[in-house]
Molecule: transfer RNA
Organism: Capsicum annuum
RNA sequence: UAUGGUGUAGUGGUUAGCACUCUGGACUUCGAAUCCAACGACCUGGGUUCAACUCCCAAUA
Numbered sequence: 001u002a003u004g005g006u007g008u009a010g011u012g013g014u015u016a017g018c019a020c021u022c023u024g025g026a027c028u029u030c031g032a033a034u035c036c037a038a039c040g041a042c043c044u045g046g047g048u049u050c051a052a053c054u055c056c057c058a059a060u061a
Base pairs, nucleotide, nucleotide: 001061002060005020006019007018008017013050023037024036025035026034044058045057046056047055
C1' cells in the first nucleotide's frame, strides 16, 4: 500500500465518484471519430460505534 477488467478519488452518515476498456444504441454506404445508455468494485477475519472504504487489532499478498 490493497476500491469494477485497468487506473484513480473518497475528512464516521449521499445510490462509493471519475477516466479508460468492454457491451448495446444513434450517426455512417462500411469503418474510424463523436454522442447516448447500460454492466461492473471497497483483500480477509474480528473489534469500536446508532452508523465503518474510513478508526483499532490480527492475518494474507